[in-house]
Context: one part of a larger RNA
RNA sequence: CUGGGCGUAAAGCGUGCGUAGGCGGUAAAUUAAGUCUGAUGUGAAAUCCCUGAGCUUAACUUGGGAACUGCAUUAGAUACUGGUUUGCUAGAGUAAGGUAGAGGAAAGCGGAAUUCCAGGUGUAGCGGUGAAAUGCGUAGAUAUCUGGAGGAACACCGGUGGCGAAGGCGGCUUUCUGGACUUAUACUGACGCUGAGGCACGAAAGCGUGGGGAUCAAACAGGAUUAGAUACCCUGGUAGUCCACGCCCUAAACGAUGGGAACUGGUUGUUGGGAGAGACUAAUCUCUUAGUAACGAAGCUAACGCGAUAAGUUCCCCGCCUGGGAAGUACGGUCGCAAGACUAAAACUC
Numbered sequence: 001c002u003g004g005g006c007g008u009a010a011a012g013c014g015u016g017c018g019u020a021g022g023c024g025g026u027a028a029a030u031u032a033a034g035u036c037u038g039a040u041g042u043g044a045a046a047u048c049c050c051u052g053a054g055c056u057u058a059a060c061u062u063g064g065g066a067a068c069u070g071c072a073u074u075a076g077a078u079a080c081u082g083g084u085u086u087g088c089u090a091g092a093g094u095a096a097g098g099u100a101g102a103g104g105a106a107a108g109c110g111g112a113a114u115u116c117c118a119g120g121u122g123u124a125g126c127g128g129u130g131a132a133a134u135g136c137g138u139a140g141a142u143a144u145c146u147g148g149a150g151g152a153a154c155a156c157c158g159g160u161g162g163c164g165a166a167g168g169c170g171g172c173u174u175u176c177u178g179g180a181c182u183u184a185u186a187c188u189g190a191c192g193c194u195g196a197g198g199c200a201c202g203a204a205a206g207c208g209u210g211g212g213g214a215u216c217a218a219a220c221a222g223g224a225u226u227a228g229a230u231a232c233c234c235u236g237g238u239a240g241u242c243c244a245c246g247c248c249c250u251a252a253a254c255g256a257u258g259g260g261a262a263c264u265g266g267u268u269g270u271u272g273g274g275a276g277a278g279a280c281u282a283a284u285c286u287c288u289u290a291g292u293a294a295c296g297a298a299g300c301u302a303a304c305g306c307g308a309u310a311a312g313u314u315c316c317c318c319g320c321c322u323g324g325g326a327a328g329u330a331c332g333g334u335c336g337c338a339a340g341a342c343u344a345a346a347a348c349u350c
Stems, first nucleotide, its partner, number of pairs: 003322004007304002012318001014201004021194003025088007033081002035077008049065006091191001092188004096183004103177007110154001115149007125136002162169002206247006216240001220236004258317003263312001266295012299306002323350003332343004
């Protein structure tokens, strides 16, 4: 360089935005860079190939030819690609009216429950387990009633329901704010797709500073169990769990499935719009559109299965894989407060 691949065998970056680059709708004109044709020059000799000659043959030497698939110049061709110009509206976008939503940020508010504190009633147990014990309780617990404090999470609704690029998002109200869908017109006129680097976001745990601390709970202590029990079970319990700001940047970050486009079809739900029928409303039915779920023809697949939300078909762009182990390790580098992250081998071995 080429090939074959990436749901489960090795392999899709956690996700988005976007630079360079790659690729790019439709009509006409022009150009002639790519592309194609001809000519001229050059492409040293030797080698290779073809055909002769010379050593008795061959190797070897040697004459001639072809070839040297290339480059340059020049004359043409114009379908395709590219450049330039002028258009178009099917891609993309803008304007207007609506719609649904746990999309995001901030502030305020609410009720149930747990815990604690104070007080009342009340008396001997409570708690916990397979059974117990540690533990709590006559200094009055547990139970029950009243009042208060404080933190965290939001039952029912709630759903193979919704929203978000992903991570993720769930009490109520207000303010600020992102996106999506839909309707019918008008407008811009290819403004598009992808995206090496780059930038941003990124669960949980962890880290720094300062708060907060109800519950739960690594570590830790005790009680059990056991041959032992640095565990599973029980009683406690500190970091942490919560908030603000700043880091960390990893996950089975999963649909284990990168993004975009196009494509005869079918069945059953469900969410949000729009239109029509239903004499009004309503149930209901039909069509259309954007999601979402189950099945399934063709096709694909090693099979399982996938099947318009493709793993089918086809084109464009990016990422990644190349036997197992050593190893996602060492070394070096970059980043980080650290923990560590990212990048990433080899010897050796099977």